Notes:
This is a predicted structure of a 73-nucleotide RNA (transfer RNA) from a Nitrospirota bacterium. The source organism's lineage runs through Bacteria, Pseudomonadati and Nitrospirota. Its Rfam family is "tRNA". The family's RNA type in Rfam is transfer RNA. The RNAcentral record of the sequence draws on ENA.

RNA sequence: GCCGUCGUAGCUCAGUAGGCAGAGCAGCCGCCUUUUAAGCGGACGGUCGGGGGUUCGAGGCCCUCCGACGGCA
Numbered sequence: 001g002c003c004g005u006c007g008u009a010g011c012u013c014a015g016u017a018g019g020c021a022g023a024g025c026a027g028c029c030g031c032c033u034u035u036u037a038a039g040c041g042g043a044c045g046g047u048c049g050g051g052g053g054u055u056c057g058a059g060g061c062c063c064u065c066c067g068a069c070g071g072c073a
Base pairs, nucleotide, nucleotide: 001072002071003070004069005068006067007066010025011024012023013022019056028042029041030040031039049065050064051063052062053061
């Protein structure tokens, strides 16, 4: 330098045809328990890597840039 995969909550990841952004874990509150742990319930938590474009509408499509990993040279 070229090619590919990936980037979504604090962490691990879904979101499969463009139409309300989600789960588990962690943390917080509560229930249960003599207490803790375990179990159960609830609420919170997001510029979806940055910018631009297409579209009535983008996490998903197009362009560009950044970062991680892998391959080729």